[in-house]
RNA sequence: GAAUCAGUUGCCUAGGGUUCCGCGGCGUCAGCGAGCGCCGGACUGGUCCGAGAGGGAACGGCACGGCCGACAUGGCCGCGCAGACACGGAGGGACAAAAGCCCGGGAGAU
Numbered sequence: 001g002a003a004u005c006a007g008u009u010g011c012c013u014a015g016g017g018u019u020c021c022g023c024g025g026c027g028u029c030a031g032c033g034a035g036c037g038c039c040g041g042a043c044u045g046g047u048c049c050g051a052g053a054g055g056g057a058a059c060g061g062c063a064c065g066g067c068c069g070a071c072a073u074g075g076c077c078g079c080g081c082a083g084a085c086a087c088g089g090a091g092g093g094a095c096a097a098a099a100g101c102c103c104g105g106g107a108g109a110u
Base pairs, nucleotide, nucleotide: 007059008058009057011055012054015049016048020046021045022043023040024039025038026037027036028035061081062080064078065077066076067075068074085105087108091103092102093101
């Protein structure tokens, strides 16, 4: 000094909070329930957010074969392959809010 498509996009999970639903508490009520209001996520949950270093899928990539072809570094189809490695703050940002989200495979460390 150098990041390999260290590829893209859904789905899901670990994880995350609290707008909404639910749950719990209090108030309102002479009392109970409903309704309404406030509080609670050191409330299991539903909705929600969600991983570069979690899973899986599709597309893409690469190789081979076949076909088409204007013969091009082209197109289509089929079949297969790989996706390895990866320690990591503080701080800031978004939505209601937070986070393994984003800045960020960043700074730094090795």
A computed fold for a 110-nucleotide RNA from Paenibacillus albicereus, annotated as Guanidine-I riboswitch aptamer. The coordinates come from a structure-prediction model, not an experiment, and the mean pLDDT is 80. The model forms 100% of the base pairs in the Rfam consensus.